[in-house]
């Protein structure tokens, strides 16, 4: 130099002018000053937790969720770190509990989807024909002829058939076919028997642990749990419009007075009307919850990290229909365009990413002009 | 702040439950034929990214995860 991989971090700066919210200070007021004032994601609201109120003796059911080990932490679905597997030449990435508790499912195509036998291979053994030999018979029938042969039985050996039988080694099918490869063995075969590999059991060392090593052992049980289930842990429900405090007005309640009505008259009795006090829950409405918090920086220590103790040091938006914006100068940086060009670059014009707090905080996802630091790999070149 | 649902030919749907060729229905649309003519009617044919991405699976419209758009309840 090229490609590549992992992590961190900016995400415009200076200066005027005009505005906007808090805060605080001065002013009799109009106003005037000071300080502050969005993000890496504030968003999606996918997860944990703080915090309030509400329920609750304890515990389990149903529901949900998380899933390899070990440890961080306030907790997670996060991170650190280690194990197995898989992908890459490598830096480095991606997965993750159980299928030997059951129950489903596996189209199509296949003989068969978890049991079976379509082609196929083979006749060990049943059966069956031929052919040779032994042996036995003297019921049939024939030929010589009282004995043999053909026959009739039986066993023996070959050669064949393939109903029955035996294999699962090939061949076909399929996303997947009953451990894989050799070698011996067989009627033909097969872990039948052996070696190595794989997988499962036990002993035995190593290791907190996942798991590794080594030995023996028998011979082996396909795949989906992002299908029900099993097994481990977790989780009571609600959400700042949660919750406190104060509280007009109108309506209600009590007490006191009042003069006139009303109860057929009268009354210290009732009821309603008017005026003062009170009351209790509580609307609108203001306060608060509300920003000193699992806080930020640093620096020492303990830890592989992740993370944790400690010391210094910092003040950092906080609104309630919801402020943080515009314009102009000058720099930098990128994109496009147009002109110049000494082909290195100038000038002039135009544009600047996603997007904004709303009780807080820890993670996760996603979006995203352009830039920048660092480690670490492979390939090439030069010395 | 709490929650639920939709997304599949040009227009409305079903297909998800339990994965198996993207298949069906109802109106449109193109050609024919009928008919002087138009409509109705009868034939025959087009037309699809299952919002997008990624993953589980031999296999996904369907299961899971992310994203986006639209509706709709409750305080």
């Nucleotide at each position: 130099g090229g490609a590549g991989u992992c992590g961190g971090c900016c995400g415009g700066g200076c200066g005027g002018c005009c505005g906007c919210g808090g805060c605080a200070a001065g002013g009799a007021a109009a106003c005037u000053c000071g300080c502050c004032g969005a993000g890496g994601a504030a968003a999606g609201u996918c997860c944990g937790g703080a915090c309030u109120c509400c329920g609750c003796a304890g515990g389990g059911c149903a529901g949900g969720g998380u899933g390899c080990u070990g440890g961080g932490u306030a907790a997670c679905a996060c991170c650190c770190a280690g194990g197995c597997g898989g992908g890459g030449u490598g830096a480095c990435c991606c997965g993750c509990g159980g299928a030997a508790a059951g129950u489903g499912c596996c189209a199509c195509a296949g003989a068969g989807a978890c049991a079976g036998a379509c082609c196929g291979c083979c006749c060990a053994c049943c059966g069956u024909u031929c052919g040779a030999g032994a042996c036995c018979g003297g019921g049939c029938u024939c030929g010589g002829u009282a004995c043999c042969g053909a026959c009739g039985g039986u066993c023996u050996c070959g050669a064949g058939c393939a109903g029955g039988g035996g294999c699962a080694a090939g061949g076909g099918u399929g996303a997947a076919a009953c451990g894989g490869u050799g070698a011996g063995g067989u009627a033909a075969g097969a872990g039948c028997u052996c070696a190595c590999c794989a997988g499962c059991g036990g002993c035995c060392g190593g290791g907190u642990g996942a798991c590794c090593g080594g030995c023996c052992g028998g011979c082996u049980g396909g795949g989906c749990a992002a299908a029900c289930c099993c097994c481990a842990c977790c989780c009571g429900g609600a959400g700042c419009a949660a919750g406190g405090c104060c509280g007009a007005g109108c309506a209600g309640g009590g007490a006191g007075c009042g003069g006139g009505u009303g109860g057929c008259c009268c009354g210290c009795c009732c009821a309603a009307c008017g005026c003062u006090c009170c009351c209790g829950g509580g609307u609108a409405g203001g306060c608060u919850g509300c920003a000193g918090g699992a806080g930020g920086g640093u620096c020492g220590c303990g830890g592989u990290a992740a993370c944790g103790c400690g010391g210094c040091u910092c003040g950092c938006a906080g609104a309630g229909a919801g402020a943080u914006g515009g314009c102009c100068g000058c720099c930098a940086c990128c994109c496009g365009g147009c002109g110049g060009c000494u082909c290195g670059c100038c000038g002039c014009c135009g544009g600047g990413a996603c997007a904004g707090a709303a009780u807080c905080c820890g993670g996760c996802u996603u979006a995203c002009a352009g830039g920048c630091c660092g480690g670490c790999u492979c390939c090439u070149c030069c010395a | 702040g709490g929650g639920g649902g939709c997304g599949u030919g040009g227009a409305g749907c079903a297909g998800c439950u339990u994965g198996g060729a993207g298949u069906g229905c109802u109106c449109g649309c193109c050609a024919c034929c009928c008919u002087g003519u138009c409509a109705a009617g009868g034939u025959g044919g087009a037309g699809g990214u299952c919002g997008c991405g990624g993953g589980u699976u031999c296999a996904a419209g369907u299961c899971c995860c992310g994203u986006c758009g639209c509706c709709c309840c409750c305080g």
Two RNAs folded together computationally: RNase P RNA and transfer RNA, 458 nucleotides in total. Rfam match: Bacterial RNase P class A. Rfam describes the family as follows. Ribonuclease P (RNase P) is a ubiquitous endoribonuclease, found in archaea, bacteria and eukarya as well as chloroplasts and mitochondria. The family's RNA type in Rfam is ribozyme. The coordinates come from a structure-prediction model, not an experiment, and the mean pLDDT is 80.